Glycine riboswitch aptamer from uncultured Blautia sp., 120 nucleotides, folded computationally. It matches the Rfam family "Glycine riboswitch aptamer". Rfam describes the family as follows. This family represents the bacterial glycine riboswitch. Rfam 15.1 lists 9,425 matches to the family in 5,228 species. RNAcentral holds the sequence, with entries from MGnify.

RNA sequence: UUCUCUGGAGACACCCGUUAGAUCGGGGGCCGAAGGUGCAAAUAACACGGACUGCAUAUAACUGCCGACAAAUGGUUAUCUGACCCGUGUCUUGAAUCUCUCAGGCAAAAGGACAGAGGA
Numbered sequence: 001u002u003c004u005c006u007g008g009a010g011a012c013a014c015c016c017g018u019u020a021g022a023u024c025g026g027g028g029g030c031c032g033a034a035g036g037u038g039c040a041a042a043u044a045a046c047a048c049g050g051a052c053u054g055c056a057u058a059u060a061a062c063u064g065c066c067g068a069c070a071a072a073u074g075g076u077u078a079u080c081u082g083a084c085c086c087g088u089g090u091c092u093u094g095a096a097u098c099u100c101u102c103a104g105g106c107a108a109a110a111g112g113a114c115a116g117a118g119g120a
Stems, first nucleotide, its partner, number of pairs: 001120007012028001014027004029106003035102001036100001038098001042093001045090006055082002058079006
């Protein structure tokens, strides 16, 4: 996932016409547990803003090191950019017995989410 068996809720004693009939057609009301729609947290991406100089990149200044058989090539500070971090927005993905009521349903039967047992 699928098959068999068992359990399995909710909601019109409405109106008009019609019919042998809980039959059919229309109107109104109602239900959620086939199926389907919608989304919270979270999440990928992008944009904007913030924070931080801890990291990386680049530039500049200062300083250290090396001193021609070439040798040495570190540090500090400032700035730029970027990533990380925080916030907001757009958007992607995003569950249910929630939500909508499209579909379905509102005697019984059938159907029925889900649960139990057995089989493939």